[in-house]
RNA sequence: GUAAGAAAAAGGCAAACCUAUCCGAAAGGUAGGGACGCAAAGCUCUGGGUCUAAAGUCAGUAGUUUCUGAUUAUGAUUGCCAGAUUACCUUA
Numbered sequence: 001g002u003a004a005g006a007a008a009a010a011g012g013c014a015a016a017c018c019u020a021u022c023c024g025a026a027a028g029g030u031a032g033g034g035a036c037g038c039a040a041a042g043c044u045c046u047g048g049g050u051c052u053a054a055a056g057u058c059a060g061u062a063g064u065u066u067c068u069g070a071u072u073a074u075g076a077u078u079g080c081c082a083g084a085u086u087a088c089c090u091u092a
Base pairs, nucleotide, nucleotide: 002092003091004090005089012038013037017033018032019031020030022029023028036079042085044084045083046082047081048080049077050076051075056071057070058069059068060067
């Protein structure tokens, strides 16, 4: 330097759930606890998937407002998948 992750060590991350007098319209996020798991469950981005629908558009409805329904990501998810990129240990 390249490939791989059977076993091991050091260290790391943290699902569900609980708490918040936290943020958000929601999905979801954040902080503390927690531990199902993870060899990139590191980081940032790209493509696809999925979730949500505040604002917008359309309809109910002839105008305005309210309401309801449909649609839409510019919102969210990388612990849904793939790719790019960096790295610890061990083995060859």
About this RNA: Model confidence (mean pLDDT): 81 of 100. c-di-GMP-I riboswitch aptamer from Tepidibacillus decaturensis, 92 nucleotides, folded computationally. NCBI's taxonomy places the organism under Bacteria, Bacilli, Caryophanales, Bacillaceae, Tepidibacillus. The sequence was found by an Rfam model in a public genome assembly.